[in-house]
RNA sequence: AACAGAACAGGCGAUGACGUUCGCCAUUAAACGAGCAAAAUCUAAUGACGUCUACUAUUUA
Numbered sequence: 001a002a003c004a005g006a007a008c009a010g011g012c013g014a015u016g017a018c019g020u021u022c023g024c025c026a027u028u029a030a031a032c033g034a035g036c037a038a039a040a041u042c043u044a045a046u047g048a049c050g051u052c053u054a055c056u057a058u059u060u061a
Base pairs, nucleotide, nucleotide: 010025011024012023013022016052017051018050019049020048021047033042034041
């Protein structure tokens, strides 16, 4: 110098993916929407921002 192996580069924030950022948690954790005595019912693909996809409403071709 090359090759090979092992370990580390963590996880989470109510429905998908990528990037940025914030917060939380340390695996016995963070997290698992709201409303109602019960039921009926309501918002949202984000914690926040941008993009893509899905969905909803309206308009045009």
Molecule: Fluoride riboswitch aptamer (crcB RNA motif)
Organism: Lactobacillus delbrueckii subsp. delbrueckii DSM 20074 = JCM 1012